Overview
A computed fold for a 121-nucleotide RNA from Robiginitomaculum sp., annotated as SAM riboswitch aptamer (S box leader). The source organism's lineage runs through Bacteria, Pseudomonadati, Pseudomonadota, Alphaproteobacteria and Robiginitomaculum. Rfam family: SAM riboswitch aptamer (S box leader). Rfam describes the family as follows. The SAM riboswitch is found upstream of a number of genes which code for proteins involved in methionine or cysteine biosynthesis in Gram-positive bacteria.
């Protein structure tokens, strides 16, 4: 870097450094000199990997594998700690309004994109 699978309405901040942009893209909206984004240290959240137990199953021969459920966070690998992935973007169903071949708005479902993890290249 591209591929497969899973998840994304919950949760969790202080100090130092530094000095102007940041929230992926576009639009909106927001954060920010009352010091952002970033970096460093500490603290925390969560439970993807992980650890333990149980069930039925498969293989094998008393162990291994994958699935589901329950529990844990000591040790280890990541991740995360403004706003739902901040909202929308493409399409479907429904509703409201209007100046009705349509437009705007609302609600909902799906797709795309993105992020994170695991796996296999």
């Nucleotide at each position: 870097c591209a591929c497969u699978c899973a998840u994304u309405a919950a949760g969790a901040c202080c100090a130092g450094u530094g000095g102007a942009g940041g929230g992926a893209u576009a639009g909106g909206c927001c954060c920010u000199u009352u010091g952002a984004u970033g970096c460093u240290g500490g603290a925390g959240c969560a439970a993807c990997c992980c650890c333990g137990a149980a069930a039925a199953c498969g293989c094998a021969g008393u162990g291994c594998g994958a699935u589901u459920u329950c529990g844990g966070a000591c040790a280890g690998g990541u991740g995360c700690u403004a706003a739902g992935u901040c909202c929308u973007a493409c399409g479907g169903c429904g509703g409201u309004u209007u100046u009705u071949u349509a437009a705007a708005c609302c609600a909902u479902c799906g797709a795309u994109a993105a992020a994170u993890g695991a796996g296999a290249g």